[in-house]
RNA sequence: GUGCGAUUAGCUCAGUUGGUAGAGCGCAUCGUUGACUCCGAUGAGGUCACAGGUUCGACUCCUGUAUCGCACA
Numbered sequence: 001g002u003g004c005g006a007u008u009a010g011c012u013c014a015g016u017u018g019g020u021a022g023a024g025c026g027c028a029u030c031g032u033u034g035a036c037u038c039c040g041a042u043g044a045g046g047u048c049a050c051a052g053g054u055u056c057g058a059c060u061c062c063u064g065u066a067u068c069g070c071a072c073a
Stems, first nucleotide, its partner, number of pairs: 001072007010025004019056001027043005049065005
């Protein structure tokens, strides 16, 4: 340099032909306990890497950029 893949909550990851974004773990509060753990309930936490385009509507489609990984040279 070329090609391919990945980028979504603090972490690991889903997201079914485009229609208002979720789970597990973690965190906070409450319950429970003499206390902690476990368990139960509730809750907080997201510019879906960035920018532009298409569309009534984009995490999803198209283009470019950035970072990471793999392969080739």
The RNA shown here (transfer RNA) has 73 nucleotides and comes from a Candidatus Peregrinibacteria bacterium. Its Rfam family is "tRNA". The source organism's lineage runs through Bacteria, Bacteria candidate phyla and Candidatus Peregrinibacteriota. It was read from a public genome assembly.